[in-house]
Annotation: The RNA shown here (Lysine riboswitch aptamer) has 162 nucleotides and comes from a bovine gut metagenome.
RNA sequence: GUAGAGGUGCAUGUUUUAAGAGUAUCUUGCAGGAUGCAACAGGUGCAGAAGAAUGUUUGAAAAAGGAGAACAUGCCGAAGUUAUAAAAUGCCUGUAGUUUUAUAGCUGGGCGUAUGUUUAAGAGACAUACGACUGUCAUCGACGAAAGUGAUGGAGUGCUAC
Numbered sequence: 001g002u003a004g005a006g007g008u009g010c011a012u013g014u015u016u017u018a019a020g021a022g023u024a025u026c027u028u029g030c031a032g033g034a035u036g037c038a039a040c041a042g043g044u045g046c047a048g049a050a051g052a053a054u055g056u057u058u059g060a061a062a063a064a065g066g067a068g069a070a071c072a073u074g075c076c077g078a079a080g081u082u083a084u085a086a087a088a089u090g091c092c093u094g095u096a097g098u099u100u101u102a103u104a105g106c107u108g109g110g111c112g113u114a115u116g117u118u119u120a121a122g123a124g125a126c127a128u129a130c131g132a133c134u135g136u137c138a139u140c141g142a143c144g145a146a147a148g149u150g151a152u153g154g155a156g157u158g159c160u161a162c
Stems, first nucleotide, its partner, number of pairs: 001162004007076001009075009025060002029056003035047004039095005079107011108134002111131008136154006143148001
């Protein structure tokens, strides 16, 4: 370099499900009485005594980010995550958030438990610790023809074949 393996394996797409939520929003009546909306601050714009916010009530009623499942496709550093930088993003500027890209670090893989963070959510994810499992290699040992098997340890910059 090429080709491969791991298994509750990974990502993407489509469909679907729950949650979001009887919430936002619109609407009916009553109370209310000056502010409210555009993520936040400033600006600016818009709505407002022809009645703002708010409370209650009548009727209607979502979506996004984040997830689960099935199928398909592409795969086996698959990919994930953290930090930094740059760009994009809602009316403008800044900040935050989100998305994308680049660089660097970490993680063999999934599972479970505990704590913490994130989140509407203990749904999920991430970090740390612990536990057993699994693949792989090394060392040591018993048995064995071989396959296999016990213990300890390593890390994907690994392992197998050429």
Annotation
The coordinates come from a structure-prediction model, not an experiment, and the mean pLDDT is 75. Rfam family: Lysine riboswitch aptamer. Rfam links the family to the GO term lysine biosynthetic process.